A computed fold for a 1505-nucleotide RNA from an uncultured bacterium, annotated as small-subunit ribosomal RNA.

RNA sequence: AGAGUUUGAUCAUGGCUCAGGAUUAACGCUGGCGGCGUGCCUAACACAUGCAAGUCGAGCGAGAAAUAGUGAAGAGAUUCUUCGGAUGAACAGAUCUAUGGACAGCGGCGGACGGGUGAGUAACGCGUGGGCAACCUGCCCCUUUCCGGAGGAUAGCCAAGGGAAACUUUGAAUAAUACUCCAUAAAGCAGAGAUGUCGCAUGGCAAUUCUGCCAAAGAUUUAUCGGAGAGGGAUGGGCCCGCGUCUGAUUAGCCAGUUGGUGAGGCAGCGGCUCACCAAAGCGACGAUCGGUAGCCGGCCUGAGAGGGUGAACGGCCACAUUGGAACUGAGACACGGUCCAGACUCCUACGGGAGGCAGCAGUGGGGAAUAUUGCACAAUGGGCGGAAGCCUGAUGCAGCAACGCCGCGUGAAGGAAGAAGGUUUUCGGAUCGUAAACUUCUGUCCCUGGGGAAGAAGAAAGUGACGGUACCCAAGGAGGAAGCCCCGGCUAACUACGUGCCAGCAGCCGCGGUAAUACGUAGGGGGCGAGCGUUAUCCGGAAUUACUGGGCGUAAAGAGUGCGUAGGUGGUCAUGCAAGCGCGGCGGUCUAAGGCUACGGCCUAACCGUAGUUCGCCCCGCGAACUGCGUGACUUGAGUACAGGAGGGGAAAGCGGAAUUCCUAGUGUAGCGGUGAAAUGCGUAGAUAUUAGGAGGAACACCAGUGGCGAAGGCGGCUUUCUGGACUGCAACUGACACUGAGGCACGAAAGCGUGGGUAGCAAACAGGAUUAGAUACCCUGGUAGUCCACGCCGUAAACGAUGAGCACUAGGUGUCGGGCACGAGAGUGUUCGGUGCCGGAGCAAACGCAUUAAGUGCUCCGCCUGGGGAGUACGCACGCAAGUGUAAAACUCAAAGGAAUUGACGGGGACCCGCACAAGCAGCGGAGCAUGUGGUUUAAUUCGAAGCAACGCGAAGAACCUUACCAGGGCUUGACAUCCUGCUGACAGGCCUGAUAACGAAGGCCCUCUCUUCGGAGCAGCAGAGACAGGUGGUGCAUGGUUGUCGUCAGCUCGUGUCGUGAGAUGUUGGGUCAAGUCCCGCAACGAGCGCAACCCUUGCUACUAGUUGCCAUCAUCAAGUUGGGCACUCUAGUGGGACUGCCGGGGACAACCCGGAGGAAGGCGGGGAUGACGUCAAAUCAUCAUGCCCCUUAUGUUCUGGGCUACACACGUGCUACAAUGGCUGUCACAGAGGGCGAAGGAGAAAUCCGGAGGGAAUCCCUAAAGGCAGUCCCAGUUCGGACUGCAGGCUGAAACCCGCCUGCACGAAGUCGGAGUUGCUAGUAAUCGCAGAUCAGAAUGCUGCGGUGAAUGCGUUCCCGGGUCUUGUACACACCGCCCGUCACACCAUGGAAGCUGGGGGUACCCGAAGUCGGUCAAGGCUGCCUAAGGUAAAACCGGUGACUGGGGUGAAGUCGUAACAAGGUAGCCGUAGGAGAACCUGCGGCUGGAUCACCUCCUU
Repeated sequence: AGAGUUUGAUCAUGGCUCAGGAUUAACGCUGGCGGCGUGCCUAACACAUGCAAGUCGAGCGAGAAAUAGUGAAGAGAUUCUUCGGAUGAACAGAUCUAUGGACAGCGGCGGACGGGUGAGUAACGCGUGGGCAACCUGCCCCUUUCCGGAGGAUAGCCAAGGGAAACUUUGAAUAAUACUCCAUAAAGCAGAGAUGUCGCAUGGCAAUUCUGCCAAAGAUUUAUCGGAGAGGGAUGGGCCCGCGUCUGAUUAGCCAGUUGGUGAGGCAGCGGCUCACCAAAGCGACGAUCGGUAGCCGGCCUGAGAGGGUGAACGGCCACAUUGGAACUGAGACACGGUCCAGACUCCUACGGGAGGCAGCAGUGGGGAAUAUUGCACAAUGGGCGGAAGCCUGAUGCAGCAACGCCGCGUGAAGGAAGAAGGUUUUCGGAUCGUAAACUUCUGUCCCUGGGGAAGAAGAAAGUGACGGUACCCAAGGAGGAAGCCCCGGCUAACUACGUGCCAGCAGCCGCGGUAAUACGUAGGGGGCGAGCGUUAUCCGGAAUUACUGGGCGUAAAGAGUGCGUAGGUGGUCAUGCAAGCGCGGCGGUCUAAGGCUACGGCCUAACCGUAGUUCGCCCCGCGAACUGCGUGACUUGAGUACAGGAGGGGAAAGCGGAAUUCCUAGUGUAGCGGUGAAAUGCGUAGAUAUUAGGAGGAACACCAGUGGCGAAGGCGGCUUUCUGGACUGCAACUGACACUGAGGCACGAAAGCGUGGGUAGCAAACAGGAUUAGAUACCCUGGUAGUCCACGCCGUAAACGAUGAGCACUAGGUGUCGGGCACGAGAGUGUUCGGUGCCGGAGCAAACGCAUUAAGUGCUCCGCCUGGGGAGUACGCACGCAAGUGUAAAACUCAAAGGAAUUGACGGGGACCCGCACAAGCAGCGGAGCAUGUGGUUUAAUUCGAAGCAACGCGAAGAACCUUACCAGGGCUUGACAUCCUGCUGACAGGCCUGAUAACGAAGGCCCUCUCUUCGGAGCAGCAGAGACAGGUGGUGCAUGGUUGUCGUCAGCUCGUGUCGUGAGAUGUUGGGUCAAGUCCCGCAACGAGCGCAACCCUUGCUACUAGUUGCCAUCAUCAAGUUGGGCACUCUAGUGGGACUGCCGGGGACAACCCGGAGGAAGGCGGGGAUGACGUCAAAUCAUCAUGCCCCUUAUGUUCUGGGCUACACACGUGCUACAAUGGCUGUCACAGAGGGCGAAGGAGAAAUCCGGAGGGAAUCCCUAAAGGCAGUCCCAGUUCGGACUGCAGGCUGAAACCCGCCUGCACGAAGUCGGAGUUGCUAGUAAUCGCAGAUCAGAAUGCUGCGGUGAAUGCGUUCCCGGGUCUUGUACACACCGCCCGUCACACCAUGGAAGCUGGGGGUACCCGAAGUCGGUCAAGGCUGCCUAAGGUAAAACCGGUGACUGGGGUGAAGUCGUAACAAGGUAGCCGUAGGAGAACCUGCGGCUGGAUCACCUCCUU
C1' cells in the first nucleotide's frame, strides 16, 4: 500500500466482498510448564447457609467466672492445763476490699466511609471553565477566652402481669461526659446610629457607640485525654452560570406555579422552593414539546490524521439498594447490611399475629452460547473505635478454578546415504516423504528425587509471614513424559492420485460438481501459525462509500417548473475609534492519579512494575490593529431614480376582417361519390359528389416567418383601439451600499382533468360499424360523444429540458443575425461600442461524449439536491383537493449487480457504393405421367447403421441373391476366427480327394502327400493339448480427440513489426479520389514497411521452331488388294526442349498516373480457354461404421461361427433421374466421320436374337472392343397413332453351389398412363446450353447412377429498380451463446416478508375525579389525643399513542424447460418516451399537449473546407 467482482474487451461511476487490528468473548479440534492480568455482557430474576461494622470500662450504673487479700459463723489438728478450760494450725469460707472483666443496658464516636450494581436518568446528570458579596463543614491544625452553681429524671436491674412468638404492660429503686435550669459573656448573634475603605450590582470589610440575647463535663495511672464560646486554616460538601454532550419533524407548537413582580413563609443558603395578591407573560425552526435509546468522563479499540466505535477491568462523578412513598437522627442520609407506611413475593404461626430483603464475599436455583472457591490471613497496605494494649475489617493481601488474554520457555542437539523398509506417485527409467528414521556421540531447560533456602518487617532492640518450605541455589537421574490446528481454484503462500458424477457436497466474494474436479470426500505431498489453531459474533480500518481534512449533481444517483420575497448567510471604496473574532507575548491558573510517548531503572528476559520528563483544551492578564466584526463620518464605481429615445407574437379588455371547412336554401346537372395497400362500412335516383348564388354558425389566423422577436417560467402570431408590465440605448442630474442569495411563505404555472353556466363549425378519447389478422379489445377506413372554445372557480402536474439554480468577476479568437449609440463615407458600406441570439474553435476542464466570454474553464457568495439496483416515489401517518389525485415519504424482504460513455463485432422489415446466371433477356428443364433410385413415414422377428435447410435425400454404397452384413430367428464354440508369451506331446500339421452325420458349420473315417538345420545335446518351424496373462467388440461417447472432409468461397479478404493518435479497449496503416476479376494498380494521406491470401510460377488446350522417327506418317521414287513392303522422316502425329502476348506499337479519354476505349499486326489481345491450387477463420458442421485413439462398457458374450431370413416390405409423402407425350418425328434400307480408355477376344460358323462354337492376334501408338446423331433414299400423315413403351403372359439365353423371396439379356404377344404439365422452382453467357453416342471404375452376374470422352451445335444479355448471396463504407442497438439475440405483462403453482381489515389482546405515559396509609407542617392541646392541607398505593372515566394477533383481502419478491400473447431494444416492423384522461385478458391501445434521450430521405437556413 491494495485486491476480487458488472463487459467480448475498455474507461469511469457504483455497490458487494476480502487481506489488518481489536475483544470481559463463545463454539469445534487439540493441549507440556511458568509469570502477570482477567473472569454473569443474559434475569436491577429469586435466594438456603456462613461471614461482610463495630468499638470505647480512661463517660456511667450494675456486674458473672476467676485470682489475691480479708476472714464472720463453722471446724477443731497441736500444745498447755487447775481437767473447768485455755490455745488455736490445716480445712472450709460468709462478708468486705482489690484485680478481673463475660452478657445486656445508659452514654460517646463510627454504622453517610469502605464494598456492589447501572435499573432509572437526554438532566447543570456528566465533562470543562468560572461564580457564591447567597452557604454548611464532625474528626484534624492554629489563635484566643472560659469550665461557677443547682436540679429532676430514666434504661439496665428487681417485682408483678400479657403473648405461641416477635415483643410488651404496670409498679418500685438508681448513675453519668445522658437531660434541665441559674450564673458568667465578647471580637458571637439581633436591632439602632455614625466613620473609613473596597467592590461589576445587590453590597462587602474594618474600627466604633448604645440596647437586648446565648456556653460548658468530666475522666485519670498526675502525665495527659476530654468539654464550651469565638476567629482563622485545612478537608469534604451544597447551590448558580458559560460552553459541550445520541436519535426521530411521518413529534410543531408547548406551558398554569406556568413567566415576572410585591409581601410572607421555609431553608445551611439563593430561588415559585411554598403561599397570598397583582401583571400576562415565558419557551420554540439556533428545533420547544413529545417519542425512542442511553449512566457520564479519564480512558480503551481502530485510524497517517481528522474522525469512527466503545465506556469490562483501574480511577473520578452521578444514580440506585425488593417496588413506591415518607420523614427521623445526625456535621453529614431522606440512609445497601437504620426507622415508618403501602404493594408484590417468600418464610414462621397456637390463625390472634409476626419475620425478611446478597446490585457486599463465597455459594444455590433459574436464565443463557457463556463467566470461578460456601478457601487462607489480618503478616503487609488502608479504614472504624480506643490514651494505649488491642478488637473489628469477604476493604485488602494471598491461594484455588478457567489457554479467557498478554508475555516467556520447552517438546532435544551434532553426526548419519545402503538415499533402508514402508507409504504415495510413475512416462515403469524413476521421483518423493528424506538426514527424515534407524544408528553413533552429546546436553539437561521443563520434569523427578534429595539438600539448602529468602526479600517482602516498618521504630534502637526483641517479637511478628496468610502466601510458603513458595521463589531461588546446589547435587544426582534419565531423550526418557510433552504437537496440534487450519489451509493448498483466483484474491492468497501451498498439487498430485483415487472415489463421486449438477449426486453427495463446498462456498468470504467470484464461483466449483452433469465421467479425466489442483474448488466435493479420502490419501500422499506441500504452505501457514504453533500450545494453540480455526469458526462465529461485534467494532474500527481498508471506504475519499456522508468527503472538516476529503466527494459530487449536462448524459452515471443528484438543479426545486418559474419568480417575488421573510428569517438567515454573504457583502463596494476611504478615514477614524473599539478590540468580540484574529494574532502575539507572558507567565499565571487548571488540565487528579492511572494511561499514552521518551529516557533510565527493578523482577534471569519479556509481559508486568518503578522513577523522571512531556501533552491538547479551557480560563485569567497584557499587547497589536493588517483582515472580519461593531460604532461614527465620508465617497461613487455596485444598486436605484429622473430625463431623452427607438424595438418587440410581453399581458388584459373591447371591436373589426377575409380565406377555408361544415350546414341550410335555391339553381344547373346525373350516377355515382367517398375511401384504401386493396376493399368494405358510409353517402347517393326521395337527385348525392361536382358546380353557381345567397345565408347561418363556430373555431383558427395561410403568405410575411427567419437556430428572428418578447416574456421569470409556462408561453405568446390576422387587424384596430384603450389600459398596462419589463428590457435596451444615450446622457450623467439625483440617492449614497439602499446589494446578492434566499429555508419557510406567497404568487404564477402547458396539456389533460373537475364544478357551474354558455357555446359547438372542424377535430376527436369512449363507443359503433367496416377491414386486416391465427386472434386484432390496435395500427387503416366510415361515423361519433365527452372534450377542444367562452366566463367564473378549482387542480398544480409534464422529457415543466439547455435533462445545465441564481449573482458577480476574470480567462484567445473567427463568423452570422436582432435592437440601439458613436465615428468615417455622397451612397453602398466600414470601423467601434452596449445589450440579446446562433454556429465554429484555442487554452483549460471532462470517464468519454463534449463544453468552451450565453462554460460543463478559473474563483467567490447563497440556495436546492444525491449516496448500489429492486421493493417504491409504494405503504402508513399528516397536509392540500369536490374528485382524480398531489406534496412529504419509509421498512421488511431480495439481488451482485443496476447504470454512463466510448470500442470491436454481429444484426436491422437503416442508408450509400460494388460484385455474382442474383435478377432481367433467352434456351432447355423440374413440378403433371410411367418407370428407376434415395429418403421420410408406416410395417416387421429384423426391415443394421450413419447423413438432415443451403452444405442429408442416384449421399457413405466404384455396384445387398449366399458372401458382403454390422440386423433378425435358430443351432454351435469359450485362451477363442486373429496376435505374443509359457509348459507338455507329436513330426508332422496344413493342403487335395473321397465317404459320411447335420438345415449347415463344427465332428468322425479313409486315400494322396509328408519338415529343415545340427557340434546329435538340441535348435527352428508347424500342429495338438493345457494353464493363465490376454485376444476380440461395426458396443457408447465426433460434445474427450488425431486425421480426413463439407461450407461460406476462388469470396478478397485476414494480419504483423516499427511509428503516430487515444487514459484505455482500440484506431491509423486497410479509410479517401480513381481503377481492377482482385487489399489489382495509381494518386493522396501519420504513416513506413512486411507476411498469409490475389496474381504469377504447375498441368492441359490453341500457333510455331528445333530434336527424335516406332507400333505413327507417305510429298517425291519403287512395290502393292492393303503404308503391305523397300525407302524416307518433308507433312500429319507422337513427346521432349524452346519461342510466342508484354497494353510492346498507334489514336482517343483520364490527372501528363493507374487504367479504359478503338485500331494495327498476330494462331492467339488485354488474367486467350480449361484445370490443379481454398488465406485468418465460422458452423462444439460431418465422420469413434475407412483408419487411429483417451475414457467407459461386454468377457460361456455386446466376442466368434453356421443355416435361413432381412437390408428388395408398401396406404402414402418428398428429392434426384430415365423414357415419353411425337413429323426438326417414328420405322426401314444404305453411306460416312471421333476422342478417350480398357484388356480383350478377331476372322469364320450356328441362331430370329440374346448367345454359343471358335480361337487368330494381343501383356498393347502394333491385336481386340468400337460410335450415334448425321447424309442419301423410302414409308407413316396428326391419330392415344407405325407416337409412347409401363405392366403382364409365353419361349429362350448368360453369370453363379444357388436367380422363390431377389439378377441381367433376347424374341413373340399384350400394349397402361401420357396430347408438354398448377402454385412454385432449377441449370446455363460459347465450342457454353441443348442434343448424340462411346469408354471406364466397381464387378461372377447385375446402371436410367457415377467418372471421363469426343460428334453436332444455338439463343440472349436493355440494364442493376427489385429477389437471393457476398464485399466495402456509414448509421442505430437494451444483441456479444451475437436476431434462431434480447425481452414485457397477465394467468396457474410453491414459498417468503409486508400493507389493509370486523375485531381480540397487551403495554407505557399523561389528564380528570373518588378514596387515602405513613409522615412533615398547621390548628387545638397538661399528657394521651382529635383534626386540616399535601400525598404513595388503590379505584373510576374518557380519549390518544405504541405493540402482538386476526377470517378475509391488496400488491410485492423469489422460484423448474408451465399458459397466453409480442409491448420495448434496428425506422423493433404503428419511432419511442413524459404528464394526463378514457378503454382493454395481458403486455398495452387511443385522445390532448410536450420532449429527442428518433432512424431515413428531401427542402430551407447557417457554418466549415
About this RNA
The prediction has a mean pLDDT of 83.